[in-house]
RNA sequence: AUCGGGGCGCCGGCCGUCGCCGGGGUGAGAGCCCCGGAGGAAAGUCCGGGCUCCACAGGGCACGGUACCGGGUAACACCCGGCCCCGGCUCCGCGUCGGGCGAGAUAGUGCCACAGAAAACGUACCGCCCGGCUGCACGAUCUCCGAUUGUGUGGUCGGGUAAGGGUGAAAAGGUGGGGUAAGAGCCCACCGGUCGGAGAGUAAUCUCCGGCGCAUGGUAAACCUUGCCGGGAGCAAGACCAAGCAGCAGGUGGACUGCCCGUCCGAAACCUGCGGGUAGGUUGCUCGAGACCGACUGCGGUAACGCAGCGGCGAGAUAGAUGACGGCCUUACACAGAACCCGGCUUAUGACGUCCCGAUCGCU
Numbered sequence: 001a002u003c004g005g006g007g008c009g010c011c012g013g014c015c016g017u018c019g020c021c022g023g024g025g026u027g028a029g030a031g032c033c034c035c036g037g038a039g040g041a042a043a044g045u046c047c048g049g050g051c052u053c054c055a056c057a058g059g060g061c062a063c064g065g066u067a068c069c070g071g072g073u074a075a076c077a078c079c080c081g082g083c084c085c086c087g088g089c090u091c092c093g094c095g096u097c098g099g100g101c102g103a104g105a106u107a108g109u110g111c112c113a114c115a116g117a118a119a120a121c122g123u124a125c126c127g128c129c130c131g132g133c134u135g136c137a138c139g140a141u142c143u144c145c146g147a148u149u150g151u152g153u154g155g156u157c158g159g160g161u162a163a164g165g166g167u168g169a170a171a172a173g174g175u176g177g178g179g180u181a182a183g184a185g186c187c188c189a190c191c192g193g194u195c196g197g198a199g200a201g202u203a204a205u206c207u208c209c210g211g212c213g214c215a216u217g218g219u220a221a222a223c224c225u226u227g228c229c230g231g232g233a234g235c236a237a238g239a240c241c242a243a244g245c246a247g248c249a250g251g252u253g254g255a256c257u258g259c260c261c262g263u264c265c266g267a268a269a270c271c272u273g274c275g276g277g278u279a280g281g282u283u284g285c286u287c288g289a290g291a292c293c294g295a296c297u298g299c300g301g302u303a304a305c306g307c308a309g310c311g312g313c314g315a316g317a318u319a320g321a322u323g324a325c326g327g328c329c330u331u332a333c334a335c336a337g338a339a340c341c342c343g344g345c346u347u348a349u350g351a352c353g354u355c356c357c358g359a360u361c362g363c364u
Base pairs, nucleotide, nucleotide: 001360002359003358004357005356006355007354008353009352012329013328014327015326016325017324018323020037021036022035023034024033025032026031039335043346044345046344047343048342049341050340051234052233053232054231058261059260060259061258063230064229065228066227067226068082069081070080071079072078083102084100085099086098087097088096089095103225104224108223109222110219111218112217125165126164127161128160129159130158131157132156133155134154135153136152137151138150139149140148141147142146173191174190175189176188177187178186192214193212194211195210196209197208198207199206200205238283239282240281241280247274248273249272250271251270253265254264255263288313292312293311294310296309297308298307299306300305
């Protein structure tokens, strides 16, 4: 320098013409003038809240969520810090970077393919060792065409063993030594584990000391158990105005909506089916729960963040506006369009700028 990957910032600016939505001004009106007009994700609707209605009466079960510890926050599955584990780099110092759906596996139940002896009430294929019987070879002895016995090696039967081999994702603590017929926590040292104590820390956890030779694996992203949390429906919520209509049949007490208990309301309502009417407007609506914005200032905190101050107002449509064309800048190009609001997460994404990492090439 080029290319690739990742993080962060940014999402055009100016001029002219025409047009749309909201607000304000002016005008009798038509109209005219001024101001404002999508995003970092407005998206997915995955989590947490506000707001509204359902009864300001709750409790239990079921169901769902969540899961190392502490902090932040309105709250969270988010964010910050720490612990432990795993992986990379490494100057080999738990130094740094990255990741973790990180409670419980002697409460119970289930499952562990293939291979393998055995996948969990421990087991024995090869091997190793001991004994009986027996074949062969060699040696020794004797009463010498035979018998006895020793060693080695093979077969077979019985027993011991779990070191070694082999299988597997995983094999009954690991390494070394002693011990033994061969072996084995059988014994010992260290490491690991577990139990108890002490100390450090808010805690997770860590360190030290002592006891116990300590068979009893993995899986909870299997059921399950434990702790904690959770009422339901959603702006088509809900409130108001206007217009219009025709009721009938069946069922049932209704209400925080699965069940039970309890409580409240109550003779009106509720549910289902058929039939009739309407298809308009206003509000909720955007300045906010001091949960909005600012590379702002001060203070506190390792940080997330908090407190105080200063300044600011940035769409509100309802068939749904935020655009089109031309010119210049540098080429303006990606993903993508608010619909009650806010905090997160996740996913999509081009150019330019910047930082980190990797590859290639060139120069010193």
Bacterial RNase P class A from a Spirochaetaceae bacterium, 364 nucleotides, folded computationally. The RNAcentral record of the sequence draws on ENA. Lineage of the source: Bacteria > Pseudomonadati > Spirochaetia > Spirochaetales > Spirochaetaceae. Model confidence (mean pLDDT): 76 of 100. A source record names the gene rnpB.